[in-house]
Context: one part of a larger RNA
Molecule: small-subunit ribosomal RNA, 5' domain
Organism: uncultured prokaryote
RNA sequence: AAUGAACGUUGGCGGCAUGGAUUAGGCAUGCAAGUCGAGCGAGAACCUUUUGACAGAGGCUUCGGCCAAAGUCUUGAGGGGGCAGCGGCAAACGGGGUAGUAACGCGUAGUUAUCUGCCCCUUGGUUCGGGAUAGCUGCGGGAAACUGCAGGUAAUGCCGGAUAACGUCUUUGGACCAAAGGUGUGAUUCCGCCUGAGGAGGGGUCCGCGUCCUAUUAGCUAGUUGGUGGGGUAAUGGCCUACCAAGGCAAUGAUGGGUAGCGGGUGUGAGAGCAUGGCCCGUCUCACUGGGACUGAGACACUGCCCAGACACCUACGGGUGGCUGCAGUCGAGAAUCUUCGGCAAUGGGCGCAAGCCUGACCGAGCGACGCCGCGUGCGGGAUGAAGGCCUUCGGGUUGUAAACCGCUGUCAGAGGGGAGUAAAGGGUUCUCUCUCUAGUUUGACAAAUCCUCAGAGGAAGUACGGGCUAAGUUCGUGCCAGCAGCCGCGGUAAGACGAACCGUACAAACGUUAUUC
Repeated sequence: AAUGAACGUUGGCGGCAUGGAUUAGGCAUGCAAGUCGAGCGAGAACCUUUUGACAGAGGCUUCGGCCAAAGUCUUGAGGGGGCAGCGGCAAACGGGGUAGUAACGCGUAGUUAUCUGCCCCUUGGUUCGGGAUAGCUGCGGGAAACUGCAGGUAAUGCCGGAUAACGUCUUUGGACCAAAGGUGUGAUUCCGCCUGAGGAGGGGUCCGCGUCCUAUUAGCUAGUUGGUGGGGUAAUGGCCUACCAAGGCAAUGAUGGGUAGCGGGUGUGAGAGCAUGGCCCGUCUCACUGGGACUGAGACACUGCCCAGACACCUACGGGUGGCUGCAGUCGAGAAUCUUCGGCAAUGGGCGCAAGCCUGACCGAGCGACGCCGCGUGCGGGAUGAAGGCCUUCGGGUUGUAAACCGCUGUCAGAGGGGAGUAAAGGGUUCUCUCUCUAGUUUGACAAAUCCUCAGAGGAAGUACGGGCUAAGUUCGUGCCAGCAGCCGCGGUAAGACGAACCGUACAAACGUUAUUC
């Protein structure tokens, strides 16, 4: 000088940051990934209208009756679109943790045998058919989770045929491979779909160099090292397999053991270095523990699936369910680390033509002097140098212009009133669509920068130290006791070193102590 700090005493305000470092221990509860009706069938509430029945306010009456609004039920049609379902895209991002890993993991400089949804640019195409299935209906099983049989239905879901190159394979003769429609009155429009080529951005692979301690670890290795054929992958390769050869690594430290995510950076230091990797950014890796694949452009997938295990919960005992190292919150352990808050207004993301919906990402507020920075706790005058305290050689000295008292100011906090900026878009209209231009309107969770007014010094100072190092001393108490202490050392009856008082010194909303680094 520094810290993600803790502890002690104390504590006025604000801004910006920051806050589970230990048990990668266990978790109640809520939320954290949905969206599209302009892909599809179906369609509740509700609204309008229609048919019929009941009803009967009221009106007319020749007193026999007749007409008849509201309301209730019912039937058909139109609008409406909830819950659920099929289908598409997203869910592989974003968010969290540092357990593992000493490794091509990371950093840096390169490499290519490779893939790439959405996006941009561009070539050609978008044809003819078919059979299912969920939802639904009927009948069941089960405590539940869930699930069976039969019937029947749609699609941008699934399958077949056609077409087929600048695509793929190739023995260069040839062979093979696709599609889906929707909106709209309609259109060569718009949104899609299929197939090539290129791009952007993003991955995969390989590789030179660098990357902690230990020799009280000296030898290690059979898919091991290389080759050939085959398999596998998007792709190279012992990645896998059959055969063949006997290699490969190591004192320039192999192998083993320990520790650890890595980097940009951060702390310190004149630098060289040393230490460190919290917050933020990049990257690896993990998701109760271990294993596995499926889907997909992309995962071997945190809030997907299957198996095994431990743990916990429900049960009708037959069987089921769960995974906070997401945001809050809880228990435990610990010296120790926050609210079960508000909002999608902004930025960004997903889906959608759009309106919009979702978003514990994010933006904000709350708590904590944990840190850094700023402000305040008044200013001027005021000597009879008051009282009180302390000391005293008893004369006085000191606290001390300090207070009282007089005059003033109004920061912050308090009360009241205004209040910019964060907001520009998007949408609608302007002839439908598209583009451009013009004009106007709407949208703020958090609040508040700042300004004006009011009152009134009122509400706001402590902590450590005073033997030397080291700025600052006297008295009393104690008597090698009680105690202090970073080092030297103080204390055994005159202690400037212990305890208290007064006084002083340093820093100040903090001051000290402890721990750790340089």